[in-house]
Molecule: glmS glucosamine-6-phosphate activated ribozyme aptamer
């Protein structure tokens, strides 16, 4: 190192990231600026040293902009929900909340979808066996009730920043879950009236 084995605790908007966009640091380009220096013409004031002033040029500094170029960093899903077993597919897998579109793009994962198997649970007034439908605490379908959220504001640290960390008010859907209607088999055995 690597393997078992036991205990706790956490896990799916869960983990990663090379695109466009973001931050910083360099380099480079384009405008712009008499900021400094340096030194050609001209010009203007003066007896003269000397002294302003215009313009090309060089050298250095400042400010501005950008489908530029390297190199470094940072972001890239808030959270409710969601599993009969096993085995194969397919893949953009429910529900909102925030933004105002970076929650975007991609790559892997996912308890969702669709197929067999088996276990089970509703459908013939009762049970049993076989079939058939439909579903997974367990039929469809329609109504009505239905607590709760977290990022966030906000406060404190940390960074040059793009962010980041820990606390943290308030505000949801849908699903589970109740309650109600309505509708839903077929053959055999057996009971029982």
């Nucleotide at each position: 190192c690597g393997c078992c084995u036991g205990u706790c605790a956490u896990g799916a908007g869960c983990g990663c990231c090379a695109g466009c966009g973001c931050c910083c640091g360099c380099g480079g380009g384009g405008c712009c600026u008499g900021c400094g220096g340096g030194g050609g013409a001209g010009a203007g004031a003066c007896g003269g040293u000397u002294u302003u002033c215009u313009c090309a040029c060089c050298c250095g500094g400042g400010g501005c902009c950008g489908g530029c170029g390297c190199g470094g960093g940072a972001c890239g899903a808030c959270g409710a929900g969601g599993g009969g077993a096993g085995g194969g597919g397919a893949g953009u897998a429910u529900c909102g909340a925030a933004g105002u579109c970076u929650u975007c793009g991609g790559c892997g994962g996912a308890u969702g979808c669709c197929c067999c198997u088996c276990c089970g649970c509703g459908c013939c007034g009762c049970u049993c066996c076989g079939g058939g439908c439909g579903c997974g605490c367990a039929c469809a379908c329609a109504g009505c009730c239905g607590g709760c959220a977290a990022a966030u504001a906000u406060a404190c640290g940390g960074g040059c920043g793009a962010c980041c960390g820990u606390a943290a008010a308030a505000c949801a859907a849908a699903g589970g879950g109740g309650c109600u209607g309505u509708g839903a088999c077929c053959g055999g055995g057996g009971a029982a009236c």